The RNA shown here (transfer RNA) has 76 nucleotides and comes from a Thermoleophilia bacterium. The source organism's lineage runs through Bacteria, Bacillati, Actinomycetota and Thermoleophilia.

[in-house]
């Protein structure tokens, strides 16, 4: 210093322009139980990496930036 992938709950992760943004776990409460574990049931929790732009609309398209993971390249 080119190029490629990713960044969405605390964690691992789906949505690839149209409505209220989601599952799994994990966290609370409730039920069950003598008391927990399971299991059931409910419930909180998002500035979708940041900024800009096109758009009637943006998590979602572009463009810059930051991060994180890989690949080339150069120098000595």
């Nucleotide at each position: 210093g080119c190029c490629c992938u990713c960044g969405u709950a605390g964690c691992u992760c789906a949505g690839g322009g149209g409505a209220u943004a989601g599952a799994g776990c994990a966290c609370a409460g409730c039920c069950c139980u003598c008391c927990g574990a399971a299991g059931g049931c409910u419930g909180g929790g998002g500035u979708c990496g940041c900024a800009c732009g096109u758009u009637c609309a943006a998590a979602u398209c572009g463009u810059g930036c930051c991060g994180a993971g890989g690949g080339c390249a150069u120098c000595a």
Background
Its mean pLDDT, the model's own confidence on a scale to 100, is 80. Rfam family: tRNA. From the family's description: Transfer RNA (tRNA) molecules are approximately 80 nucleotides in length.